[in-house]
RNA sequence: GCCCUCAUAGUUGAAUGGAUACAACGUCGGCCUCCGGAGCCGAAGGUCCAGGGUCGAUUCCUGGUGAGGGUA
Repeated sequence: GCCCUCAUAGUUGAAUGGAUACAACGUCGGCCUCCGGAGCCGAAGGUCCAGGGUCGAUUCCUGGUGAGGGUA
């Protein structure tokens, strides 16, 4: 240089055209308790960036950025 894969919540993952983007751990609040780090209930928090196409995009297309792998 060329080719391939990946980028979603603080972290690890799911969702691959459709309704309010889901879960676990973590964080915060409440309850319980002699205490809470255990248990129960609740809340906040996210699609890497720009553009295109579509009635509709996390998903498809193009470019960019970043990470990983392959190749002389």
Model confidence (mean pLDDT): 83 of 100. Transfer RNA from a Fidelibacterota bacterium, 72 nucleotides, folded computationally. Lineage of the source: Bacteria > Pseudomonadati > Fidelibacterota. The sequence is in RNAcentral, with records from ENA.